[in-house]
Context: one part of a larger RNA
RNA sequence: GGCAGGGAGUUUAUCUCCGUGGCGAGGUUAAGUGUUUUUAAACACGGAGCCGUAGCGAAAGCAAAAGUCCGCAACGAAUUUUUUCGUGAGGGACUCCGUCUGAAAGGGCGGGAAGUCACGGGGAUAAGACCCGAAACCGCUCGAUCUAACCCUGGACAGGACGAAGCGCAACGAAAGUUGCGUGGAGGUCCGUUACCGGUGUUAGGCAGCAGACUACUCGGGUGAUCUGGGGUUAGGGGUGAAAAGCCAAUCGAGAGCGGUGAUAGCUGGUUCCUUCUGAAAUGUGUCUCAGCACAGCCCUAUCAGAGAUUGUUAAUGGGGUAAAGCACUGAUUGGAAUGCCAAGGUGAGAAAUCGCCAGCAUUCCUGUCAAACUAAUAACCCAUUAACAUCGAAGAAGAUAGGAGUGAGGGUACUGGGAUAAGCUCGGUAUCCGAAAGGGGAACAACCCAGCCUGGGGUUAAGGUCCCAAAAUGCAAACUAAGUCACAAAGGUGGUGUCUAUCCGAAAACAGCAGGGCGGUAGGCUUAGAAGCAGCCAUCCGAUAAUCAACGCGUAACAGCGGACCUGUCGAGGAUAGAUGCGCCGAAAAUGGACGGGAGUAAGUUUGCUACCGAUACCCCAGAUGUCGAAAGACAUAGGGUAAGAAGGCGUCCUGCACGGGUAGAAGCUUGGUCGUAAGAUCAAGUGGACCGUUCAGGAUCGAGAAUCCUGCC
Numbered sequence: 001g002g003c004a005g006g007g008a009g010u011u012u013a014u015c016u017c018c019g020u021g022g023c024g025a026g027g028u029u030a031a032g033u034g035u036u037u038u039u040a041a042a043c044a045c046g047g048a049g050c051c052g053u054a055g056c057g058a059a060a061g062c063a064a065a066a067g068u069c070c071g072c073a074a075c076g077a078a079u080u081u082u083u084u085c086g087u088g089a090g091g092g093a094c095u096c097c098g099u100c101u102g103a104a105a106g107g108g109c110g111g112g113a114a115g116u117c118a119c120g121g122g123g124a125u126a127a128g129a130c131c132c133g134a135a136a137c138c139g140c141u142c143g144a145u146c147u148a149a150c151c152c153u154g155g156a157c158a159g160g161a162c163g164a165a166g167c168g169c170a171a172c173g174a175a176a177g178u179u180g181c182g183u184g185g186a187g188g189u190c191c192g193u194u195a196c197c198g199g200u201g202u203u204a205g206g207c208a209g210c211a212g213a214c215u216a217c218u219c220g221g222g223u224g225a226u227c228u229g230g231g232g233u234u235a236g237g238g239g240u241g242a243a244a245a246g247c248c249a250a251u252c253g254a255g256a257g258c259g260g261u262g263a264u265a266g267c268u269g270g271u272u273c274c275u276u277c278u279g280a281a282a283u284g285u286g287u288c289u290c291a292g293c294a295c296a297g298c299c300c301u302a303u304c305a306g307a308g309a310u311u312g313u314u315a316a317u318g319g320g321g322u323a324a325a326g327c328a329c330u331g332a333u334u335g336g337a338a339u340g341c342c343a344a345g346g347u348g349a350g351a352a353a354u355c356g357c358c359a360g361c362a363u364u365c366c367u368g369u370c371a372a373a374c375u376a377a378u379a380a381c382c383c384a385u386u387a388a389c390a391u392c393g394a395a396g397a398a399g400a401u402a403g404g405a406g407u408g409a410g411g412g413u414a415c416u417g418g419g420a421u422a423a424g425c426u427c428g429g430u431a432u433c434c435g436a437a438a439g440g441g442g443a444a445c446a447a448c449c450c451a452g453c454c455u456g457g458g459g460u461u462a463a464g465g466u467c468c469c470a471a472a473a474u475g476c477a478a479a480c481u482a483a484g485u486c487a488c489a490a491a492g493g494u495g496g497u498g499u500c501u502a503u504c505c506g507a508a509a510a511c512a513g514c515a516g517g518g519c520g521g522u523a524g525g526c527u528u529a530g531a532a533g534c535a536g537c538c539a540u541c542c543g544a545u546a547a548u549c550a551a552c553g554c555g556u557a558a559c560a561g562c563g564g565a566c567c568u569g570u571c572g573a574g575g576a577u578a579g580a581u582g583c584g585c586c587g588a589a590a591a592u593g594g595a596c597g598g599g600a601g602u603a604a605g606u607u608u609g610c611u612a613c614c615g616a617u618a619c620c621c622c623a624g625a626u627g628u629c630g631a632a633a634g635a636c637a638u639a640g641g642g643u644a645a646g647a648a649g650g651c652g653u654c655c656u657g658c659a660c661g662g663g664u665a666g667a668a669g670c671u672u673g674g675u676c677g678u679a680a681g682a683u684c685a686a687g688u689g690g691a692c693c694g695u696u697c698a699g700g701a702u703c704g705a706g707a708a709u710c711c712u713g714c715c
Base pairs, nucleotide, nucleotide: 001715002714003713004712005711006710011127012126013125014124015123016122017121018120019119020118021117022116023115026051027050028049032045033044034043035042036041055062056061065095067094068093069092070091074087075086076085077084078083096111097110098109099108100107101106130270131269133267137260138259139258140257141256142255148234149233150232151231152230153229154228155227156226157224159191160190161189162187166183167182168181169180170179171178172177196221197220198219201217202216204215205214236252238248239247240246273650274649275648276647277646278645283296284295285294286293287292297407298406299404300403301402302401303400304399308392309391310390312389313388314387315386316385317384318383319382320381325375326374330371331370332369335366336365337364338363339362340361341360345358346357347356348355349354410434411433412432413431414430415429416428417427418426419425439450440449441448454624455623456622457621458620459619460618464614465613466612467599468598469597473611475610476609477608478607479606480605486601492586493585494584496583497582498581499580500579501578502577503576504575505574513570514569515568516567517566519543520542521541524538525537526536549564552563553562554561626639627636628635629634651704653701654700655699656698657697659695660694661693662692669688670687671686672685673684674683675682676681
């Protein structure tokens, strides 16, 4: 890993709701007793007790209508139907009654008789309470054959090196003594793969290993606080510890075994057949609360009741103060003018008093700007009421009551706000989708576009497409683009190219090119070493001309020189400027080789218009099954997706009872095949097998397996 078998909402008590049945102002027995019997038992007795028949009040205590009206269903009558009238269970309203409080008014609770017992089902509570799962906590025992420390008694340590004290001899010395040479053999001394003990590095090998700590090389100690055999002592909040929370039997920040024990787990995982109907939430409030829970909201089911309901559109009336806007208010704020104030600042005049100007403050006027916590005026829009239309509703709406839930981690998009430079960011609002939604399109792609799914068949469209992959146009008309733009991108740039508008010049010759001219007074005056158009200052005239600046730029020390303006000739038809706009171009750098989905395409790109066609589970038609309503016939296609969840109906397994069947002329089981049913499943045939098995109805369950790092077995 595979297969087989096992594997999870149970039981009891109490309460509550629903269904079915018995009896009913009553209902019912419990323990127990008796009888019978093929004991899953039945029948009879047993009235103790419990619930109900009256409530109110803390208590003392007091103690409740069989009035009237409306009216659904139903019934009766009238009526051709429609409809009308009468009675009217249940229902509603008014009045009334009991009691408590109170001076009263008022208020609270209750009142015109339905319960109770049994069985079945849903739920709550207590229990292990759907199943598996902790780490822990406590108790009692067992452990020091591992290891820590200690006690008793034994054992072990090649070889070499260094050479303490002491001692001897010699020398020296007055002596104390010193020195030298020997001897000697100290030492938690040295070297050392002696044995033995250890375990530094290779982060080597090994890693289902030789091994649950090893192997190799390397390395530390190796006469000592050394190593070691045997025997003993200390025990779990305890020991032992040259102290690492180390060690105490592969277990230690509190050992192991058993027990309390099915500890607890707001956490993770799992929870077993089918079909039908409906179908959520991820919000609010509170919470030692934020992974939970309670109440509300939203979902489901049943019942009551009996006629209206309002999510849409339009109009009228009322309410509102947001967007935009505005500056009358509040506050911020530009420039100017006028007037007033001016103690302190600056400045001027004056001997001073004081006065003038500036600055400052205030008001008014003009002017220019702002505001979530500004608004005189004010949208769209929203809310309420009313009316009409529309839609829903006796096939029962709106509403009410009872029972059962789940949810309370949300997310995307569009629009719109707060926090942010921003985010596939975060916190809100409105709508919608995903969640819980399949199908078609978007290459692929929860939430983008189309579209809300019973089964089978036929047709038509939507979004999106129609060269090939790949269904359908190599469609039509007219333009643009040359960038493979199409097929990411900004500020900015662009004499790429199309279109439009305005102004101006032009056969009296424009624009561009080429050729020529571009002068005289004069080197204007001043300044200056110089200043001649061209360092600087001032002025910027006159003449001749087709035109020519007291000079626009380069240049020189200053001149010179070269262009420009301006004019002429040549040439011969458009040109110049500004603005708007379509499609392009540059701007444009990322990590494996590479993407318009690909091939490819000059349209098969882009723009405008048109006509066909393709294309979904959408729409239309036919048939069938189901759903809802109905007694039925039948009607409804304007009933059809579905997670959590609720409700309903079925299939199958084992056992029991009544009844009925099958089987050695072959039961169950198994294998293969056929048929039927929407499905769970059922049935038939053949083979195998060799002794039991089934059907209807009723009842009872240790009743359905693919998942739980599930358990056991086999391979």